A computed fold for a 105-nucleotide RNA from a soil metagenome, annotated as SAM riboswitch aptamer (S box leader).
The coordinates come from a structure-prediction model, not an experiment, and the mean pLDDT is 83.
The RNAcentral record of the sequence draws on MGnify.

RNA sequence: UCUUAUCCAGAGAGGCGGAGGGAUCGGCCCGAUGAAGCCUCGGCAACCUGGCGCAAUAUACAUGUCGUCAAGGUGCCAAUUCCGGCAGUGUUCUGGAAGAUGAGA
Numbered sequence: 001u002c003u004u005a006u007c008c009a010g011a012g013a014g015g016c017g018g019a020g021g022g023a024u025c026g027g028c029c030c031g032a033u034g035a036a037g038c039c040u041c042g043g044c045a046a047c048c049u050g051g052c053g054c055a056a057u058a059u060a061c062a063u064g065u066c067g068u069c070a071a072g073g074u075g076c077c078a079a080u081u082c083c084g085g086c087a088g089u090g091u092u093c094u095g096g097a098a099g100a101u102g103a104g105a
Base pairs, nucleotide, nucleotide: 001105002104003103004102005101006100007099012041013040014039015038016037020030021029022028024085025084026083027082042077043076044075047073048072049071050069051068052067053066054064055063081098086095087094088093
């Protein structure tokens, strides 16, 4: 960089640090009752690996838009991806773009 799936659910304490953070622009928020970042421990979730189960098949292996566990690899733990931006029709709503994460190339 490309492909694909998901993004209205869920889950934070402590230490160091010391002014920013919420991708971008606008808004609106969070922040000295301590932002970012780093570390420790904890948790959430179930994308991939793995275990177990289940369905179809005579059986086994294998497989699966299936269930389950949560050991391993990621990810995540203010606000719907915080809201909007573009298009359809002004609102609602739907779709898209952009972004994030996983898996594959």